RNA sequence: GGAGUCAGCCGGGCGGUCGCGGUGGUGUCGCGUCAGCGAGACCACGGAGGAAAGUCCGGGCUCCACAGGGCAGGGUGCCAGGUAACGCCUGGGGGGCGCGAGCCCACGGAAAGUGCCGCAGAAAACAUACCGCCGAUGGCCUUCGGGCACAGGCAAGGGUGAAAAGGUGCGGUAAGAGCGCACCGCGCCGCUGGCAACAGCGUGUGGCAGGGUAAACCCCACCCGGAGCAAGGCCAAAUAGGGGAGCGUGCAUGCCUCGUGCAUGCGAUGUGCGGCCCGCACAUGUUCCCGGGUAGGCUGCUUGAGGUGGACGGCGACGUCCAUCCCAGAGGAAUGACCGUCCUCGACAGAACCCGGCUUACAGGCUGGCUCUGAAA
Numbered sequence: 001g002g003a004g005u006c007a008g009c010c011g012g013g014c015g016g017u018c019g020c021g022g023u024g025g026u027g028u029c030g031c032g033u034c035a036g037c038g039a040g041a042c043c044a045c046g047g048a049g050g051a052a053a054g055u056c057c058g059g060g061c062u063c064c065a066c067a068g069g070g071c072a073g074g075g076u077g078c079c080a081g082g083u084a085a086c087g088c089c090u091g092g093g094g095g096g097c098g099c100g101a102g103c104c105c106a107c108g109g110a111a112a113g114u115g116c117c118g119c120a121g122a123a124a125a126c127a128u129a130c131c132g133c134c135g136a137u138g139g140c141c142u143u144c145g146g147g148c149a150c151a152g153g154c155a156a157g158g159g160u161g162a163a164a165a166g167g168u169g170c171g172g173u174a175a176g177a178g179c180g181c182a183c184c185g186c187g188c189c190g191c192u193g194g195c196a197a198c199a200g201c202g203u204g205u206g207g208c209a210g211g212g213u214a215a216a217c218c219c220c221a222c223c224c225g226g227a228g229c230a231a232g233g234c235c236a237a238a239u240a241g242g243g244g245a246g247c248g249u250g251c252a253u254g255c256c257u258c259g260u261g262c263a264u265g266c267g268a269u270g271u272g273c274g275g276c277c278c279g280c281a282c283a284u285g286u287u288c289c290c291g292g293g294u295a296g297g298c299u300g301c302u303u304g305a306g307g308u309g310g311a312c313g314g315c316g317a318c319g320u321c322c323a324u325c326c327c328a329g330a331g332g333a334a335u336g337a338c339c340g341u342c343c344u345c346g347a348c349a350g351a352a353c354c355c356g357g358c359u360u361a362c363a364g365g366c367u368g369g370c371u372c373u374g375a376a377a
Stems, first nucleotide, its partner, number of pairs: 001373010012342007020047001022045005028039004049348001053359002056357005061228004073224005078092005093107001094105004108219002113217002115213003130158002132154003137151002139148003166184006185208001186206003189202005232299004242290006250266006256259001268284006306325008343346001
């Protein structure tokens, strides 16, 4: 110098003008019966992100439900730890890829049961026999070397396939075969190391379970109550209706549960028909208190598993302690526009109860660790 890999960070800068919405303070005006709300002015302070996104997991908070346990349903799945919790993170084990730094893996059980396995192939599972090998034994022939056909034996070789009942070699045999043996592989047992996953070892033991598939049913172990800020909480009119108390309630008739209850008629009173009378129409308890709900308003709302710096413990995720800081809170929803200047000319994108993760999108740039490699010294 080239190629790569991992981790962290930034996400146009500076200045000015005008806006938008928030909080605090000092004034003014208006609306509302109350709760409270709205509009100006001046001053001060601060106003999106690393993903605010997808809403895929986990928790806080709130309401409802709940003795305990089980069924159903859903999820997770090597081990140990971290955490409020997790399907996240850290460290480790195993498997795969890469020369390497490093990267990837739902990685319990198929020697419980059931199901499924396209094409090809004889056969895809109680294994089987297309080509093939043998035909020792039994039969026939024989020139006695052997030959022929069948019964039958076999699975070494070929072929199909992603996959066909361990692999290599020697022995063995008619041909073969864990049939026998050695080594490798596998199961079991034991010992050693490790918290464990697991690893290593053994003149140990068994000739040896036997295709794959569990993000197929299933089995095993563990976890999970439901709904969500339109959750919820507080204040609370007018009108109608509910409960209670006081006061008022002319006359007649009828009814019954006999209360001065209900219904009907008459009367009376009030209001309207432009002033009055008749007439007609409508209305007829009233006052206070209590509680629920509606309109409306307020709240929940941002100080939090919080940020920054340091010390200590831990390989690490992280934890403990100390110091310090306050950093958007709207409610049809603010964060923008213009000008100047500089540069590498600026991507993806936009809070809505709040956090921890994961995933996805992203112009360009910066920093550090490590690996491989060219050349020169």